[in-house]
RNA sequence: GGCGGCAUAGCCAAGCGGUAAGGCAGUGGAUUGCAAAUCCACGAUCAUCGGUUCGAUUCCGAUUGCCGCCU
Numbered sequence: 001g002g003c004g005g006c007a008u009a010g011c012c013a014a015g016c017g018g019u020a021a022g023g024c025a026g027u028g029g030a031u032u033g034c035a036a037a038u039c040c041a042c043g044a045u046c047a048u049c050g051g052u053u054c055g056a057u058u059c060c061g062a063u064u065g066c067c068g069c070c071u
Stems, first nucleotide, its partner, number of pairs: 001070007010024003018054001026042005047063005
C1' cells in the first nucleotide's frame, strides 16, 4: 500500500427492513429474626456521519477503532 471480517446495556449475546429477546452484574421492592436463595420492577439515540426508503440495528457509501490475509 491492497483486500476481508467485526463494532448492539458495565460484561456475554440474539435479532438482518416495521418501534431491540435473553443471561450475568447493578439499583429499588417483596419475603426472612438477620442473611442467603427465590420472586417482582427498572435500564441500550444498535461505533460516527451521510444516502436509499413511508419506515434503517438491518441495505449502500465514507470515516474511526480492533482483528486477520497478501505484498